A computed fold for a 476-nucleotide part of an RNA from a metagenome, annotated as small-subunit ribosomal RNA, 3' major domain. The coordinates come from a structure-prediction model, not an experiment, and the mean pLDDT is 82. The full RNA is in RNAcentral, with records from SILVA.
[in-house]
Context: one part of a larger RNA
């Protein structure tokens, strides 16, 4: 100087408390451990691994296993030379591939070029090892308020001071004081979205007034008022008032205002810590391999299953289930695409092909909600696992191993021990909708969007994590 203390002081955080909803029990989905296996590819492992890399494992992917093949090799460049080997058919084969037969491309300024084959040779290749050789990227402490430097001063020196103190703040934020005076990286602001208003522009958006028109309909003429869309601006600064205070600042069912003291949300992550993670995104040193640890192909595996754990979904019902009727979003996506109306089918879907490169058309019916009826507390009209039958769709192909529909079946489950998680407001809870990946999909995941919409916070003694000062130390 740090680190640590079941030392002290001050302070903060969904840290506790106060509340609301869960997990831990059930079934299923998914990841992991373990076990099994020819293989169940590899990585991630307290917090900071475990719906994680993976934003799509039937083949492919694919790195694993088995089997069959190749050896300048699967790709790319240079390349003497050849248009014969491209392509079609036949045979062998699981295919890769091999053998046989046929076959002779296009442009041309006739030099050649495109395309294909190709000897020798040069550069191969490796998802093999080392993340404890590395770059880059990332997690975490932590959006915590800290981490440092120049000069000066103090100290033999390590180092200190500044950065401590008194206040204040979300903040090393600001004020006052002070052997310090300044400065940098952080904080804040500048950026984006959102809440209000103004100006401007009105098509594909809108429709108040004026007409036309309909069963209804911005459907038509038209209009720019309104909503909205987009661009530009205004607005919030403790600016004003009162109280307290030297000041910074704090308090006010203060005014005004759409918004009030950082308005709400996002992006943004200091010096560093964990030899943290990644050599399998990529790059890269070293090592290893070169008729194989490389490459091609078929099939299998990554989907196994006594069990254990994590994360979720669906429930156990009446604030509910079922049936009928009826209302209101936002944000997205669409040409190898979205696909309307109509018709067929109980349905998944089929047919059909209008319209749309989309504020125009389509996906597209929002659901919870509201109204009416029914069920009457039961393993049930709850719950839907499992299994059998019949189908639909995608795809060369759904056996291992797809999703969905329909008929039948109807398991466990009656609120879950010890323990444990999230959340302070348009939040939790609850309800549906969209997107990426994608032929299809094991999505109940992830990322977004809107609808309905709470309760509670006395307080900081205690648990956890953190910040500053101080104290002890046989620790570094």
């Nucleotide at each position: 100087u740090g680190a640590c203390g079941g030392g002290g002081g001050u302070c903060c955080g969904c840290a506790c408390a106060a509340g609301c909803g869960g997990u831990g029990g059930a079934g299923c989905a998914u990841g992991u451990g373990g076990u099994u296996u020819a293989a169940u590819u590899c990585g991630a492992u307290g917090a900071u691994a475990c719906g994680c890399g993976a934003g799509g494992a039937a083949c492919c992917u694919u790195a694993c296993c088995u089997a069959g093949g190749c050896u300048a090799g699967a790709a790319u460049g240079u390349g003497a030379g050849c248009g014969c080997u491209a392509c079609a058919c036949u045979g062998a084969g699981a295919a890769a591939u091999c053998a046989g037969u046929g076959g002779u491309u296009c442009c041309u300024u006739c030099g050649g070029g495109a395309c294909g084959c190709g000897a020798a040779a040069c550069a191969a290749g490796g998802u093999g090892c080392u993340g404890c050789a590395u770059g880059g990227u990332u997690g975490u402490c932590g959006u915590c308020a800290g981490c440092u430097c120049g000069u000066g001063c103090c100290g033999u020196g390590a180092g200190g001071u500044g950065u401590u103190g008194g206040g204040u703040u979300a903040a090393g934020u600001c004020c006052c004081g002070c052997a310090a005076c300044g400065a940098g990286c952080g904080c804040a602001a500048c950026c984006c979205c959102u809440a209000u208003c103004c100006u401007u522009a009105g098509u594909u958006g809108c429709c108040a007034g004026c007409a036309u028109g309909u069963a209804a309909a911005g459907a038509u003429g038209g209009g720019g008022a309104c909503u909205c869309u987009g661009a530009g601006g205004a607005g919030a600064c403790u600016g004003c008032c009162g109280g307290c205070g030297u000041a910074a600042g704090c308090c006010g069912c203060g005014a005004g205002g759409a918004a009030g003291g950082u308005g709400g949300g996002g992006a943004c992550g200091a010096c560093g810590u964990c030899a943290a993670a990644u050599c399998a995104u990529c790059a890269u040193g070293g090592c290893c391999u070169u008729u194989a640890u490389g490459c091609c192909u078929a099939g299998g595996g990554c989907u196994a299953c006594a069990c254990a754990c994590g994360u979720g979904c669906u429930a156990c019902a009446a604030u509910g289930g079922c049936a009928g009727g009826u209302a209101c979003a936002g944000a997205g996506g669409g040409c190898a695409g979205c696909g309307a109306a109509g018709c067929c089918g109980c349905g998944a879907g089929g047919u059909g092909g209008a319209g749309c490169c989309a504020a125009u058309c389509c996906c597209a019916g929002a659901a919870a909600g509201c109204c009416u009826g029914u069920c009457c507390c039961a393993g049930u009209u709850c719950g839907g696992a499992u299994u059998g039958g019949a189908g639909u769709c995608u795809g060369u192909a759904a056996c291992u191993c797809g999703a969905c529909u329909u008929c039948a079946u109807g398991a466990a489950g009656g609120u879950g021990g010890a323990a444990u998680c999230g959340c302070u407001a348009g939040u939790a809870a609850u309800c549906g909708c969209g997107c990426a990946u994608c032929a299809g999909c094991c999505a109940c995941g992830g990322c977004g969007c809107g609808g309905u919409g709470a309760a509670u916070a006395c307080g900081u003694u205690c648990c956890c994590g953190g910040a500053c000062c101080u104290u002890g130390u046989a620790c570094a």